[in-house]
Molecule: Bacterial RNase P class A
Organism: Chitinophagaceae bacterium UBA1953
RNA sequence: GCUGCAAGCUAAGCUAUCGUUCCUGCUUUGGCGGGAGAGGAAAGUCCGGACAGCUCAGAGCAACGCACCGGUGAAGAGCCGGGUGAUGCCAAAAGCGUCAACAGAAAGUGCCACAGAAAAUAACUACCUCUUUGGAGGAAAAGGUGAAAAUGUGAGGUAAGAGCUCACAACUUUUUAUGGCAACAUACAAAGUGGGUAAACCUUGCGUGCUGAAAUGCCACAUAAACCGUCGCCUGAGAGCGGCUCGUUCAAUGACGGAGGGUAGGCAGAUUGAUUGCGCAGUGCAAAUUGCGUAACAGAUAAAUGAUAGCUCACGACAAAAUCCGGCUUACAGGCUUGCAGUAAUU
Numbered sequence: 001g002c003u004g005c006a007a008g009c010u011a012a013g014c015u016a017u018c019g020u021u022c023c024u025g026c027u028u029u030g031g032c033g034g035g036a037g038a039g040g041a042a043a044g045u046c047c048g049g050a051c052a053g054c055u056c057a058g059a060g061c062a063a064c065g066c067a068c069c070g071g072u073g074a075a076g077a078g079c080c081g082g083g084u085g086a087u088g089c090c091a092a093a094a095g096c097g098u099c100a101a102c103a104g105a106a107a108g109u110g111c112c113a114c115a116g117a118a119a120a121u122a123a124c125u126a127c128c129u130c131u132u133u134g135g136a137g138g139a140a141a142a143g144g145u146g147a148a149a150a151u152g153u154g155a156g157g158u159a160a161g162a163g164c165u166c167a168c169a170a171c172u173u174u175u176u177a178u179g180g181c182a183a184c185a186u187a188c189a190a191a192g193u194g195g196g197u198a199a200a201c202c203u204u205g206c207g208u209g210c211u212g213a214a215a216u217g218c219c220a221c222a223u224a225a226a227c228c229g230u231c232g233c234c235u236g237a238g239a240g241c242g243g244c245u246c247g248u249u250c251a252a253u254g255a256c257g258g259a260g261g262g263u264a265g266g267c268a269g270a271u272u273g274a275u276u277g278c279g280c281a282g283u284g285c286a287a288a289u290u291g292c293g294u295a296a297c298a299g300a301u302a303a304a305u306g307a308u309a310g311c312u313c314a315c316g317a318c319a320a321a322a323u324c325c326g327g328c329u330u331a332c333a334g335g336c337u338u339g340c341a342g343u344a345a346u347u
Stems, first nucleotide, its partner, number of pairs: 001343010012312007020037007039318001043329002046327005051212004058246004063208005068082005083102001084100006103203002108201002110197003124143002127138004151169006170193005176187004216268004227258005238250004275296009
């Protein structure tokens, strides 16, 4: 230098004319000027909130979610760091990465296909004892099947054997000591010994009201607080409060239902914030956070944010705001930066 992979940033720009939505100044109310105008994901609707409403406020059960330790943050199933376990590169180690749905199997119930005698109430081949040769008893050390077969190795012992005994180990639980905020690590000692599985049921701990901007609130206009039916009138019908129960609230000019009549207009919500960018100075391993300064800010309501021409060049991918914000996931041409691997040339 080239190629590949991974991570991060970016995501066309400038000028002119016309048009268009909002804000704003002036105005002779005809109009003239100034400023701003779709993303890093606006997508998915997955998680958490702000806000608004359900009149107010609950308890229990069920349901759902989370689950190592610490930090961060409004919160989160997010992010950062650490621990443990698994795993990739390497002969191995170190080192550098990746992943974890990471509480509990000593509360209980299930499941472990096929193969195999048997997957926990074990006995096929082989072993030992007896034998009337039909078999009976003992045993789990040897062999076979399997992902896994009653913790492992060695010695003693035995009819043959077995933690039956001993020595050294492995694993689990517990105490103590050292280090650490902690998870945890190291060491000694004691007790014990089928394994796995909870993204199987379950147990433990913590947490959770619902709805969603077409939410919701206000104003104007108009009509029929008229008609019919059922239940009922404080001993509370019915409705609301997530699913159920309790409880509680409203409620008699009531509630539910039927048929019919009027209206479809306007304003708010609606974008100044847990806001974004840049610069400087701190704290912190980091995520993040503090202070100072400076600049900036789409608001439509069936939906504006565009068209034309010229120039530059990375020749433009994925793609289009609808209450707002913090995350996660997915899509993405080209350009730039960093890391790793391979490779060419030179020194």